[in-house]
RNA sequence: AAGGUAAUCGCUGAUACGACAGUAUUGGAGGAAAGUCCGAGCUCCGCAGGGCAGGAUGCCGGAUAACGUCCGGCGAAGGCGACUUUAGGGACAGUGCCACAGAAAUGUGUACCACCACGCAAGUGGUAAGGGUGGAACGGUGCGGUAAGAGCGCACCAGCGGUAAGGUAACUUAUCGGCUAGGUAAACCCCAUCCGGAGCAAGACCGAAUAGGGAAGGGAUGAAGCGGCCCGCUGAUCUUCCGGGUUGUGUCGCUCGAGCAGGCCGGCAACGGCCUGCCCAGAUAGAUGAUUACCGCUGCACAGGCAGAACAAAACUCGGCUUAUUGAUU
Numbered sequence: 001a002a003g004g005u006a007a008u009c010g011c012u013g014a015u016a017c018g019a020c021a022g023u024a025u026u027g028g029a030g031g032a033a034a035g036u037c038c039g040a041g042c043u044c045c046g047c048a049g050g051g052c053a054g055g056a057u058g059c060c061g062g063a064u065a066a067c068g069u070c071c072g073g074c075g076a077a078g079g080c081g082a083c084u085u086u087a088g089g090g091a092c093a094g095u096g097c098c099a100c101a102g103a104a105a106u107g108u109g110u111a112c113c114a115c116c117a118c119g120c121a122a123g124u125g126g127u128a129a130g131g132g133u134g135g136a137a138c139g140g141u142g143c144g145g146u147a148a149g150a151g152c153g154c155a156c157c158a159g160c161g162g163u164a165a166g167g168u169a170a171c172u173u174a175u176c177g178g179c180u181a182g183g184u185a186a187a188c189c190c191c192a193u194c195c196g197g198a199g200c201a202a203g204a205c206c207g208a209a210u211a212g213g214g215a216a217g218g219g220a221u222g223a224a225g226c227g228g229c230c231c232g233c234u235g236a237u238c239u240u241c242c243g244g245g246u247u248g249u250g251u252c253g254c255u256c257g258a259g260c261a262g263g264c265c266g267g268c269a270a271c272g273g274c275c276u277g278c279c280c281a282g283a284u285a286g287a288u289g290a291u292u293a294c295c296g297c298u299g300c301a302c303a304g305g306c307a308g309a310a311c312a313a314a315a316c317u318c319g320g321c322u323u324a325u326u327g328a329u330u
Stems, first nucleotide, its partner, number of pairs: 001326001003295007011028007030311001034322002037320005042199004049231004054195005059073005074088001075086004089190002094188002096184003112131002114127005139157006158180001160177007203252003206248001213242006224234002259278008297308004
């Protein structure tokens, strides 16, 4: 981007005319109209108050009517790189789990091989450096130190905390400190923020009909209303069964809207502001189609030519997300 133009025939909304047959003019699907997954408008319910339960979201800043969306950053991961991706609160509040192996999987706990001291030996005491298990073993590497060892000491690195500087912030950098704290929250959970429910078959009006009849049960010791529960509020009918009456191809909601197009301005961007112009489906069993010609696109032939063009189609309306799909470009 979703072929274009023209002609003919056909369908349909609106308007005008009409002899009520129709005629004329004009409008007539999508980027996803789809899934109905989020967020809104609009409508009704007791105007939606409190608590519990439940659900959603989760770095920072911005955009927006709003969002779980989008933009720009930070961190992390990946890449030689240009760059790409987004799984991002809390693991000293508590609980759980970490298969197998292993001595030991978070306990101020432990020692299989091993090292050191003492001992004739059995063993006792000190260790955790080395080996072994494992995805992960209580910081790592090196030097010193020691009976052997150990952050025991030191240097560098990682982590944690403080301070300073930069930044709106997430965070980054520098420096200092004591020397060490496993992972998992897409496990329960905790914290913060947000969430009343149902949906255009919402709902309103007009028209038609009317009779509200019988039976059983519950109810001011509270029916019913709100939809998981409780409180609070309103405060009298409610449920089931039996037997009847009436019923429109009615009107509105319905398409002018967080609208579309162009230009200028602000912003890195999402987006916003101003000006000008425009009106662009609204059916109710459901229209939006078909044929022909020429041009364009793709493929095959390469001379004429032949073949092909997807996914799918409004139904109250918007903003997103996701999925389906043809061609082109980067």

Description
A computed fold for a 330-nucleotide RNA from Megasphaera coli, annotated as Bacterial RNase P class A. The coordinates come from a structure-prediction model, not an experiment, and the mean pLDDT is 76. Of the family's consensus pairs, 96% are formed in the model. It matches the Rfam family "Bacterial RNase P class A". Rfam's curators write: Ribonuclease P (RNase P) is a ubiquitous endoribonuclease, found in archaea, bacteria and eukarya as well as chloroplasts and mitochondria. Its best characterised activity is the generation of mature 5'-ends of tRNAs by cleaving the 5'-leader elements of precursor-tRNAs. Cellular RNase Ps are ribonucleoproteins. Rfam classes the family as a ribozyme. Taxonomically the source falls in Megasphaera (Bacteria, Bacillota, Negativicutes, Veillonellaceae).